[in-house]
This record gives sequence, C1' cells and structure tokens, in this order.
RNA sequence: GAUAACGGCAAACCCGUCGUGAGGCGGGGACGCAAAGCCACGGGACUCCGGAAACGGAGUCAGCCGGGUUACCGAA
Repeated sequence: GAUAACGGCAAACCCGUCGUGAGGCGGGGACGCAAAGCCACGGGACUCCGGAAACGGAGUCAGCCGGGUUACCGAA
C1' cells in the first nucleotide's frame, strides 16, 4: 500500500485479582486499530513521596506524538 485474502489485537463498561495511586494482569465485551507487536530514547499526560515554593526523587501510560527495532499478506 487495494472497500483483496488468511488471520491478529481489543477502547468504554462489567467481574475477579495485584498496587497507596496512576495503573497492571486474567475473564467477559467490541469503540476502534496496518504495527493497537516490542523498547520509556525525545516530547507530553498522569500518580505517589519530599518541599513554603522553585524543584527533586520514585513510578504509570507504547490505544497522545516522534524515534528505534522486529514481523504477516500483497494486486494494479
């Protein structure tokens, strides 16, 4: 990358569970997704702790953007 094929993932919400929390994981469920596979490297958002503040520390988010990296299918 084509309203192609084989397939994949799974937002909100609900249940269980872990975490102070942001959130994670499992099950149900599909709003969407061509990297919605993986990596916190840059920016950003969010949480907790300290601080009067400036700010510092520890974290979360890859389905916010960029970057890195690996990969399925494939006509004109």
c-di-GMP-I riboswitch aptamer from a soil metagenome, 76 nucleotides, folded computationally. The RNAcentral record of the sequence draws on MGnify. Model confidence (mean pLDDT): 88 of 100. It matches the Rfam family "c-di-GMP-I riboswitch aptamer". Gene Ontology term of the family: cyclic-di-GMP binding.